Record summary
Model confidence (mean pLDDT): 85 of 100. The RNA shown here (transfer RNA) has 74 nucleotides and comes from a Candidatus Heimdallarchaeota archaeon.
């Protein structure tokens, strides 16, 4: 220093291309089950969509800069 990919719930991921109120699983919490736990069942918290600006009526999503991590060329 340059392509490229990735940064959304505690964690491990979607969802983008093709803008319209953000989702799964696994974990936590609380009920039910259970002599107790685990298993299941039923509800709930939990999210500045890395950060800042553009565009739009409207941006997790387009578009531009920057910050981190991966890799790969030099």
């Nucleotide at each position: 220093g340059g392509g490229c990919c990735g940064g959304u719930a505690g964690a491990u991921c979607a969802a983008c291309c093709u803008g319209g109120u953000a989702g799964a699983u696994c974990g936590u919490c609380u009920g039910c089950u259970u002599c107790g736990c685990a298993u299941g069942c039923a509800g709930a918290a939990g999210g500045c969509c890395g950060c800042g600006g553009a565009u739009u009526c409207a941006a997790a999503u387009u578009c531009c800069g920057c910050c981190c991590g991966g890799u790969c060329c030099a």
Its Rfam family is "tRNA". Its family is annotated with triplet codon-amino acid adaptor activity in the Gene Ontology.
The organism belongs to Candidatus Heimdallarchaeota, within Archaea.